About this RNA: Predicted 3D model of a 73-nucleotide RNA (transfer RNA) from a Candidatus Latescibacterota bacterium. Rfam family: tRNA. Rfam classes the family as a transfer RNA. Its family is annotated with triplet codon-amino acid adaptor activity in the Gene Ontology. Lineage of the source: Bacteria > Pseudomonadati > Candidatus Latescibacterota.

RNA sequence: GCCGCUUUAGCUCAAUCGGUAGAGCACCUGAUUUGUAAUCAGGCGGUUCGGGGUUCGAGUCCCCGAGGCGGCU
Numbered sequence: 001g002c003c004g005c006u007u008u009a010g011c012u013c014a015a016u017c018g019g020u021a022g023a024g025c026a027c028c029u030g031a032u033u034u035g036u037a038a039u040c041a042g043g044c045g046g047u048u049c050g051g052g053g054u055u056c057g058a059g060u061c062c063c064c065g066a067g068g069c070g071g072c073u
Stems, first nucleotide, its partner, number of pairs: 001072007010025004019056001027043005049065005
């Protein structure tokens, strides 16, 4: 230099053909317990890497960038 994959909640990951973004863990509150843990119920938490475009509508499609991983030379 060229090519491919990847980026979504604090962490690990989902999200079908483009249709109002979810789960587990963590965290908070309550129940339970002599107390802790475990368990149960509820709750909080998102600029979907940045910018632009297409569309009635974009996490998803297109373009330009950024970070990470890998390959080729």